[in-house]
């Protein structure tokens, strides 16, 4: 100097003219009210101040806010998932641990250690269930196809039969600890050493975990983005939430209904509103009448009330259809916000001080034209020159995309410029 | 603005708890028949499973992110 990767910042600037929209102030006009002083609304004009984003997007998470009768319990369901921290909260962020991959380095080399980079939806497969196609002998209570070894039969180093064997071959995504030595008929954790696994203990760490020591010959393949188990969290709806005012219409029709609704998938509990007529059975009991009485009650009867069952209406309420309106105000933008400085912390982030107010539209404003500049491509001319550099002129390009209640994140889209780090290549010293 | 659903041949739809060649009907193409066409008969391919990543040995199916299309909603009584 060039290229690539990762992270961060910005994402055109200045001026003129003509518009759009919101706020503040002034004037003219119109309308309404009026205690005649003014006040309110509309329209128009002048002055003045503000006017899209890093993603305003996707609506994927989390909150604020608002409403829903107790947001009460249980089941179901959904989501998250190493540890610690940050935060209003989160599936986000920061720091750490562990696994995997790569590079460098130590080493003759392997294993392993150290350093650096990238990456991981990273609880549990030793609670249970399911699945593991094809191939293969065997796919999870292991298994004998080839091979190896032993024994027997036959004349036989071959064939057949019986047995042993998971070291080797082969299959597969995956083959039942790995390497080496011993051992054996051949083999095998069969024995031993190292590594791995697992259990126990000690030490360090808040912890995930790490290190060390000892025990166990190894049992326990993979899959939980399969069911599931464990831990934690979660009520629902969403600014078209919701509140106020005004206008208009048919408190209309059908269905459900002595129940209906709040409450949403179900149940329980709680609460609110509503509760007619007729028939049947008429228990216990209440009321009334009669009789007896030892005054405690007992027996009998009745047009009454009464659990329950049935029918029909309708109330409350719910559902569907139909009717009317298409107006205004609030919510609405001062906020877990922004900028500057300090401070605690490795960091995310917190705290302290100061500063200013920075879009609020509603078929929906934030734009258009021109000039100069900036970045960059092409062509031409001029100057210097080895590849090229500089100046001038003409011409083209400058992305992704537009607030809609507001925030914190994630994800996706994006021309170009700048900064930092790492890697590679070339040139010079 | 907010909420929800769907995507498989040209069209309309299947595809149970992942397993290998993804099916059905209509339409289409080729052949037989006919002078020709229709009908009938025989045969055939239908395809990036909307796209891209991931989990898994293996994805139409499970998870995530995009894309496209569609549906619903206000207030009054």
């Nucleotide at each position: 100097c060039g290229a690539g990767c990762a992270g961060g910042u910005c994402g055109g600037g200045c001026g003129a003219u003509c518009g759009c929209u919101c706020g503040g102030g002034g004037g003219a006009c119109u309308c309404g009210a009026u205690u005649c002083g003014u006040c309110g609304a509309g329209c128009u004009u002048c002055c003045u101040g503000g006017g899209a984003g890093g993603a305003a997007a996707g609506u994927c998470c989390g909150g604020a806010c608002u409403c829903c009768g107790a947001a009460g319990g249980g089941c179901a369901g959904u989501g998250u998932g190493c540890u610690g921290g940050c935060u209003a909260a989160c599936g986000g962020c920061c720091a750490g641990g562990g696994g995997g991959c790569c590079a460098g380095u130590c080493u003759c080399a392997a294993a392993g250690g150290c350093u650096g980079g990238c990456u991981c939806a990273c609880g549990g497969a030793a609670a249970g269930u399911g699945c593991c196609a094809c191939a293969g002998a065997a796919a999870a209570c292991a298994u004998a196809c080839c091979g190896u070894c032993c024994c027997g039969a036959u004349c036989a180093u071959a064939u057949c039969g019986g047995g042993a064997u998971a070291a080797g071959g082969g299959u597969g995504a995956a083959a039942a600890g790995g390497u080496g030595c011993g051992g054996u008929a051949a083999g095998a954790g069969c024995g031993c050493a190292c590594c791995g696994c697992u259990c126990c203990g000690a030490u360090g760490g808040c912890g995930a975990c790490a290190u060390c020591g000892g025990g166990g010959g190894c049992a326990a393949g993979g899959u939980a983005a399969a069911c599931c188990c464990c831990a934690c969290a979660c009520g629902g709806a969403g600014c078209a939430a919701g509140g106020c005012c005004a206008a208009a219409u048919a408190g209309g029709a059908g269905g459900g209904g002595a129940g209906a609704g709040c409450u949403g998938g179900c149940c329980c509990g709680g609460c609110u509103c509503g509760a007619g007529u007729c028939c049947u059975u008429g228990a216990a009991g209440u009321u009334c009448c009669c009789g007896c009485u030892c005054c405690g009650g007992c027996g009998g009867g009745a047009c009454a009330c009464g659990a329950u069952g049935g029918a029909c209406a309708c109330a409350a309420c719910c559902c569907u259809c139909g009717g009317g309106u298409a107006g205004g105000c609030c919510g609405c933008u001062u906020g877990a916000a922004c900028c500057c400085g300090g401070u605690a912390g490795c960091a995310a982030u917190g705290c302290c001080g100061g500063g200013g107010c920075c879009a609020g539209a509603g078929g929906a404003a934030u734009g258009a034209u021109c000039g100069c500049c900036c970045u960059u491509g092409g062509c031409g001319c001029c100057g210097a020159g080895c590849u090229u550099c500089g100046g001038c002129g003409c011409u083209g390009a400058g992305a992704c995309a537009g607030a809609a209640u507001c925030c914190g994140g994630c994800u996706u889209a994006c021309a170009g410029a700048c900064c930092u780090g790492c890697u590679c290549g070339c040139c010079a010293c | 603005g907010g909420g929800c659903c769907u995507g498989u041949a040209g069209c309309u739809c299947a595809g149970a708890u992942g397993g290998a060649u993804a099916g059905a009907g209509c339409a289409g193409c080729a052949g037989u028949u006919u002078c020709c066409u229709a009908a009938a008969c025989u045969g055939c391919g239908u395809g990036u499973c909307g796209g891209g990543a991931g989990u898994u040995c293996g994805a139409c199916u499970c998870u995530c992110c995009c894309c496209a299309g569609g549906c619903c909603c206000a207030c009054c009584a």